A computed fold for an 87-nucleotide RNA from Nocardioides thalensis, annotated as Glycine riboswitch aptamer. The source organism's lineage runs through Bacteria, Bacillati, Actinomycetota, Actinomycetes and Nocardioides. It matches the Rfam family "Glycine riboswitch aptamer". Rfam links the family to the GO term glycine biosynthetic process. The prediction has a mean pLDDT of 77.

């Protein structure tokens, strides 16, 4: 000096899913539905010579959340900062 990976921040993009009734919108009730915050489960898979242990999905469950708008939103891109470190 310092890539990749990891973490954080900012900006941009960002899906899905209803009906009825009550009400002044929000909201409440009944049944139904969605899954890409979070959480749980199996385990595709990852590490390792192998096994075990560990990690682990956008798979799955729908507890939570959501089914006008808004908010949120996994993930992706760009920029900045931080940590670690090969070279």
């Nucleotide at each position: 000096u310092g890539a990749u990976c990891c973490c954080g921040c900012a900006c941009g993009g960002g899906a899905g899913a209803g009906c009825a009734g009550g009400c002044u919108u929000a909201c409440c009730u009944g049944c139904g539905c969605c899954g890409a915050a979070g959480g749980g489960g199996c385990a595709a898979u990852u590490c390792c010579u192998c096994c075990c242990c560990g990690g682990a999905a956008c798979c799955u469950c729908u507890c939570a959340g959501g089914c006008a708008c808004a908010c949120g939103g996994a993930c992706c891109g760009u920029g900045c900062g931080g940590a670690c470190c090969a070279g």